Molecule: small-subunit ribosomal RNA
Organism: uncultured prokaryote
């Protein structure tokens, strides 16, 4: 995707044609479904009409009358239902019947004579509840029985002929035997005619029986089955052959081409699907079979072993008077039950068909119709045209609009359908009757028969189909989907919840995936869902697959059946090819045509039915038969190599043990040890002996063998192979299901043997443990003989054989050629064994004449992973176990090869204060500061390994402030819009903690066209404001980090099926993917470097506030002044450094090393600058922003408090522990900054912080400002000190509205811990570390010991890259890809 006898959910206008218990072959109430014939028969009987009689009440006759039962005939064996059984000659197909039957029907032949005895009905009587009988008596027949006749037929014994499948059949004929019948009706002029019957026989038709070939599901975990079994003879039975039955005889018969057993199943034409081949299926229609409550049996009959017959048994149900009876819906309706599920207890025999009848006709739940059901197929409709204010409304929105949408409304039409009314078919043809005609018939007629015309008569459906008219858009649309597959998207709700889901998967606060809505898409009186089948699926592969590594080659050989098989000739014609004939039912399918308005549906014609049977022809190929051949195969001959096998014997080295000698304290063992051995003398060493096992060197991707496997030497026996030559046989071959044999190690049995080694076991170590790895011992075993086992990663993970298809190079064996005295070398043929490699092949890796290439032959095996090579069964085995070998259940994967990364207690190369080396710290103390924790009304929030923690915060007493308490406000502290007013503010007073409220005073500015407008303030209403509320995992921006690491990519080309690779790898070199060389790559981009700034040298220009060499003035002194611009300096521009030069090394390159010159040398030093990306890194509390949340509060204002708490823990710092020092005095030298709400000099006061005061300075001018370490001198003398300064008391200063919580500083006093710091850990490679001070931002002040800058003094060390950490490149392994903080196994617990 298609299909369905479907079901379920939602929905539902009409019609046509079909279909409708798939489940309980469950049980059934009720009605109907098989009768008919009076022209076979006896007896009985209503009504109308006619006729007769009558007592007028009625009666008799007739009425082919009607009706019920009976005898008799035919039918009931058909029609209808169902699919339980059946794996079978049941079915399909094609044959046989010479082995058979066939009522009714057709044709032909011959007959139909004459008798007899009963019986039902009926009558009487009687039993029984009933069903149903018993007895006695009467009666008929087309009922029954003899007799006669016997054309045929049958049987027996003969004869002749024809055919034959050789069994027999048919025809003719002689003799013999036994065997028939029924009447009815009509006509008649009575000799008879006609018709329906009846009997015997033959033929046909129809139907049936039986036999055979082929086909016909699954299981081998069903391998043997069978005694009437197989056959024969005889006999019986039957319509008929036959073990169909029986008696006897024989021992057969079936089976791997699947018997027997088990399971399942009615079979077919066909149906569905599919390109086909196939697969699935067998409902409706048609053919066959089987069954009729279950089982069995026969009777009748032409036909049954009988659905609506009989008998017996059983179960069930019903009736009963308990004695006994009755029943069979798998007929049509219907009921109960079962089930997801399947209809009316309808009408009619009008048609078609059936039974009976001479016929009229009767019967017919067959059938024709109607009813119910969208169950399916088909058709029609639910309106058409116009209509933009693009209405209202809904939904969305970027707020502009968009969309539903010409959709609606409105206007103009139409009337299919539905409704009402009117009209109105076809299906009907017969038959019979009747009227007329014709024909045969007959001696002539009649009756009857035949033909034809007219009339009469017959409709369940149904007043239906159809037609017409009327009214009026009037009566008529849903379902599913919208993440991808798959056509169709947004909003809201929800928040891993609720739910969805065919697969992948969606949902954890922005869900196109859940639920709703709007919109859209698809189909449409239906639409979805579920189930089932086929397809896609080449995913069982015949068409049309595979097996080195994905599942899959048997461990190996020999060989049976089977399959396949070299060359030539002839024959045959089985296969094969090609004609003819028969059959292959109809329906269906396909094509053409026709009929219903179309279609579905129906009708006609054609084609097809790929098959089977039969009969001709052909003879290439295959088969078969016959003959021949030598190339396949084999034999014989010559030569050769070899751990091929078996048995016996022999040998040396080594280990161990024993004995003896020498000798003394250890030996042994390991990463290090210990157990162990040893003074009872080990180990070591020498001599001798014993015993077992294995065979060093040679030795080799060398050899041999089928594989397993085989290694000292000798002998015996023995298998195979190669080469050479070409004598012999003449296809003898290949493969090989079963079968048989061999088959490592371990293991088993019996008996030996036992040196070494060594499961188990013991001990010692290791370890958290160590039932291990290591060590000391050590039993089975290992060895031998015999017998089992039968498996291995039994692997080349590659079955065997044959043939074909480029090469190169080794090696083993043999032969040939050339050459040589000879050995080599060289060329070449065959066989074996390796490596490399082309075509080809392969998913790739790879394979590649030893194929995984190209073909042929045969065998074995595979069909997702797990369960599981398990269970059960069977076979084998002493056992262990082996072989064979499932399912339930479960998962959506498991797997192969290759790619890119990441990772590795993998490898190689390299780098970094990474280690090492040096110096100084932290960790211990006190304090400062940040964090955690705890506490609290609150201790606001964020930051969390490196990359949070002196971080946001370049400064929390109030403010800040976001937190807490309390008091207030509600269009609001702030913005825009609207209306009204002209106040408000400031000031004063009162209340209050303040915010604020009240009262008083005061009463606005600008412009103006004088109307007003604007600003500001107040009041009012609503839109709105506001939020440091939430989400950094919705975001922008910014930042951190790897990392200033050297990397990250692209275009084109090339390679690869592809992911990707190449470039970017390699050889050198560099700080560098820096550069050079090479190279299927060539180029390019972002990074590196450089360009920018500071600094180091010089030059030019310019000199004020900087500077002062020379000249002059002034001063105790000072660039203070004139002057100068030389120097310093300032600040603008330039120069300079580029491996440029020289030497060496190097591939002559890049580059490196050394040197010269130079202020500076190989990046001179420092800064800014941070590739592609990673960490869902950080920040919604800088800012911005989506969504969500609050709106008299999560907003705003105010006062106070808190962020400063304190058993504790951590980070970062400061000060120290002292003499390289402290203190006192004197004295010298910076740089870079700041300053008007400011810096503030001289001077004075105070011990001091500071105060008074104010010159100068908007700064190269004045000022902060004193630099400190240093240097000179003095003192202290190793101590808790003249070190250290915490803590605390007192007194002050300054800032500020205010120093209580909670500021800094000063003075006096106090004088804690601390004597160099455990494990651990940090920084730094030169103007660096260390050390010393100075400045600035923030700021009223300050917690700064912080941060950011500035200069002064100024070291030590680096052997080196093994290790730790981080990083880069190449390579390797990977079961990792959230990428080793991965993945994952087992146990236990939940």
């Nucleotide at each position: 995707g298609a299909a369905c006898g479907a079901a379920c959910g939602c929905u539902g206008g009409c019609g046509g044609c079909a279909g409708g218990c798939u489940u309980c072959a469950u049980a059934c109430a009720u009605g109907c479904a098989a009768g008919u014939c009076g022209a076979a028969c006896g007896a009985u009987u209503a009504a109308a009409g006619c006729c007769c009689c009558u007592u007028c009440g009625g009666g008799a006759g007739u009425g082919u009358a009607u009706a019920a039962a009976g005898u008799g005939g035919c039918g009931a064996a058909c029609g209808g239902g169902u699919g339980a059984g059946u794996a079978a000659c049941a079915g399909g197909u094609g044959g046989g019947u010479a082995a058979u039957c066939u009522a009714c029907c057709u044709c032909u032949c011959a007959g139909u004579g004459g008798g007899g005895a009963a019986u039902a009905a009926c009558a009487g009587c009687u039993g029984g509840a009933a069903a149903c009988g018993a007895c006695u008596g009467c009666u008929a027949a087309u009922a029954c029985c003899g007799c006669a006749u016997g054309c045929g037929a049958u049987u027996g014994c003969g004869a002749a002929g024809u055919c034959u499948u050789c069994g027999g059949a048919c025809u003719u004929u002689a003799c013999a035997a036994g065997g028939a019948a029924a009447g009815g009706g009509c006509c008649u002029u009575u000799u008879g005619g006609c018709u329906c019957g009846c009997u015997g026989a033959g033929a046909g038709a129809u139907g049936a029986g039986u036999c055979c070939g082929c086909c016909u599901c699954c299981c081998a975990u069903u391998a043997g089955g069978u005694a009437g079994u197989u056959g024969g003879u005889g006999u019986g039975a039957u319509a008929a052959a036959a073990g169909c039955g029986c008696a006897c005889c024989a021992a057969g018969c079936c089976u791997a081409c699947g018997a027997u057993g088990g399971g399942u199943a009615g079979c077919c034409g066909g149906a569905c699907u599919g390109a086909g081949a196939g697969g699935u299926u067998g409902g409706c229609c048609g053919g066959c079979c089987a069954c009729a409550c279950u089982g069995g049996a026969a009777c009748u009959g032409a036909g049954a072993c009988a659905c609506g017959g009989u008998c017996c048994a059983g179960a069930c149900a019903c009736c009963u008077a308990c004695g006994g009876g009755u029943g069979g819906c798998a007929g049509c309706a219907g009921u109960a039950g079962g089930g997801a599920a399947u209809a009316u207890u309808g009408c009619g025999c009008a048609a078609u068909g059936a039974a009976c009848g001479a016929a009229a006709g009767u019967u017919u739940g067959a059938c024709g119709c109607a009813g119910c059901c969208a169950u399916g197929c088909c058709g029609c409709g639910u309106g058409g045209a116009u209509g933009a204010u693009g209405a209202a409304g809904g939904c969305c929105u970027u707020c502009g609009g968009g969309u539903c949408g010409u959709a609606a409304a409105g206007u103009c039409c139409u009337u299919u359908u539905a409704u009402u009314a009117g009209g109105g078919a076809a299906g009907a043809a017969c038959a019979a009757g009747u009227g007329a005609g014709g024909g045969a018939g007959u001696a002539a007629a009649a009756a009857g028969c035949c033909c034809c015309c007219g009339c009469c008569c017959u409709g369940a459906c149904g007043g239906u189909a159809c037609c017409u008219a009327a009214u009026g858009a009037a009566u008529a649309a849903g379902c599913a989907a919208c993440g991808g597959c798959u056509a169709a998207c947004u909003c809201c709700g929800u928040g891993c919840c609720a739910g969805c889901a065919g697969c992948c998967g969606c949902g954890g606060u922005a869900a196109u995936a859940c639920g709703g809505a709007g919109g859209u898409u698809g189909c449409a009186a239906g639409c979805g869902u579920u189930g089932u089948u086929c397809g896609g699926a080449a995913u069982u592969a015949c068409u049309g697959g595979g097996c080195g590594u994905a599942a899959a080659g048997g461990g190996a050989g020999c060989g049976u059946a089977g399959g396949c098989g070299g060359a030539u000739u002839g024959g045959u014609c089985a296969g094969u090819u090609u004609g003819g004939a028969g059959u292959g039912a109809a329906a269906g399918u396909u094509c053409g045509g026709g009929g219903c308005u179309c279609a579905a549906c129906c009708c006609c014609g054609a084609a097809u039915c790929u098959g089977c049977u039969u009969u001709g022809a052909a003879u290439a190929c295959u088969g078969c038969c016959a003959a021949u051949c030598u190339u396949g195969a084999g034999u014989a001959c010559g030569u050769g190599a070899g751990a091929g096998g078996u048995a016996a014997g022999u040998g040396g080295a080594a280990u161990u043990c024993c004995a003896g000698g020498u000798g003394u304290a250890g030996c042994g063992g390991u990463g290090a040890a210990a157990u162990g051995c040893g003074u009872a003398g080990a180990u070591a060493u020498c001599u001798g002996g014993a015993g077992g096992a294995a065979c060093a060197u040679c030795g080799g991707u060398g050899g041999c063998g089928a594989a397993a496997g085989c290694g000292a030497c000798u002998u015996a026996c023995u298998g195979g192979c190669a080469c050479g030559a070409a004598a012999c046989u003449g296809a003898c071959g290949c493969u090989g299901a079963g079968g048989c044999u061999c088959g490592a190690a371990a293991g088993c049995g019996u008996g030996g043997g036992g040196a070494g080694c060594g499961a188990a076991c013991g001990g010692g170590a290791u370890u958290a443990g160590a039932u291990a790895c290591c060590c000391c011992g050590g039993u089975a075993g290992u060895c031998c003989a015999c017998g089992c086992c039968g498996u291995a990663a039994a692997c080349g993970u590659u079955g065997u054989g044959c043939a074909c298809u480029a090469g190169g190079u080794g090696u083993g064996a043999g032969g040939g050629g050339u050459a040589u005295c000879g050995a080599c070398c060289c060329c070449u043929c065959u066989c074996g064994u390796g490596c490399c490699g082309g075509a080809g092949u392969u998913a790739a890796c790879g394979c590649a004449u030893u194929a995984a290439g190209u073909g042929c032959a045969c065998c074995g095996c595979c069909u997702g992973g797990g369960g599981a090579g398990u269970a059960c069964g069977a076979u084998c085995g002493c056992a262990a176990g082996a072989u064979u070998g499932a399912a339930a259940c479960u998962c959506a994967a498991a797997g192969g090869a290759a790619u890119u990364g990441a990772c590795g207690g993998g490898g190689g190369c390299c780098c970094g204060c990474a280690c090492a080396a040096u110096c100084g710290g932290u960790g211990g103390a006190g304090c400062a500061u940040g964090u955690g924790g705890u506490u609290u009304a609150a201790u606001u929030c964020g930051a969390a390994g490196c990359a949070a923690c002196g971080c946001g915060a370049a400064g929390a007493a109030c403010c800040u402030u976001a937190c807490c308490c309390a008091g207030a406000c509600u269009u609001g502290a702030c913005a825009u819009c609207c209306c009204g007013u002209g106040c408000c503010a400031a000031c004063u007073a009162u209340a209050g903690a303040a915010a604020u409220a009240u009262a008083g005073c005061u009463u606005u500015c600008u412009c103006u066209u004088c109307g007003g407008a604007g600003a500001c303030a107040c009041g009012g209403a609503g839109a709105c404001a506001g939020g440091u509320g939430u989400u950094g995992c919705a975001u922008g921006g910014c930042c951190g980090u790897c990392g200033u690491c050297a990397g990250c990519u692209c275009g084109u080309g090339u390679c690869g099926u592809g992911a990707g690779a190449u470039g970017u790898u390699g050889g050198g070199u560099u700080a560098a993917g820096u550069c050079c060389c090479g190279c299927a790559a060539c180029g390019a981009g972002c990074g590196c470097a450089a360009c920018c700034c500071c600094u180091a040298u010089c030059c030019u220009u310019a000199g004020u506030u900087a500077c002062c060499a020379g000249c002059g003035c002034a001063u105790c002194a000072u660039g203070g002044c004139g002057g100068g611009c030389a120097c310093u300096c300032u600040a603008a521009g330039g120069a300079g450094a580029c491996u440029g030069c020289c030497g060496g090394u190097g591939a002559u390159a890049a580059a490196c090393c050394g040197g010269a010159g130079g202020a500076a040398g190989g990046u001179g030093g420092g800064g800014a600058c941070g590739a592609c990306g990673u960490c869902a890194g950080g920040u919604c509390a800088u800012c911005a922003c989506g969504g969500c949340c609050c709106u008299u509060a999560c907003g705003u204002c105010u006062g106070g408090g808190g962020c400063u708490a304190c058993a504790c823990a951590c980070g970062u710092g400061c000060u120290a522990c002292a003499a390289u020092g402290g203190c006192c005095g004197g004295u010298a030298c910076a740089g870079a900054g700041g300053g008007c709400u400011g810096c503030g000099a001289u001077a004075c006061c105070g011990c001091g912080a500071g105060g008074u005061g104010g010159a100068g300075c908007u700064a190269a001018u004045c000022u902060c400002a004193a630099a400190a370490a240093g240097c000179c001198g003095g003192u202290c003398u190793c101590a808790g000190u003249u070190c250290g300064g915490a803590u605390a008391g007192g007194a002050g200063u300054c800032u500020g509205c205010a120093a209580c919580u909670c500021g800094a500083c000063u003075c006096c006093u106090u004088g804690a811990a601390g004597u160099u710091g455990g494990a651990a850990u940090c920084g730094c490679u030169a103007g660096u570390a260390a050390u010393c001070g100075c400045g600035u931002a923030u700021c009223a002040g300050c917690u700064a010991c912080g941060a950011c800058g500035c200069g002064g003094u100024g070291a030590a060390u680096a052997c080196g890259u093994u290790c730790c950490c981080g990083g880069g490149c190449c390579u390797u392994g990977u079961a990792c890809a959230c990428a080793c903080c991965g993945c994952c196994c087992g146990u236990c617990a939940c």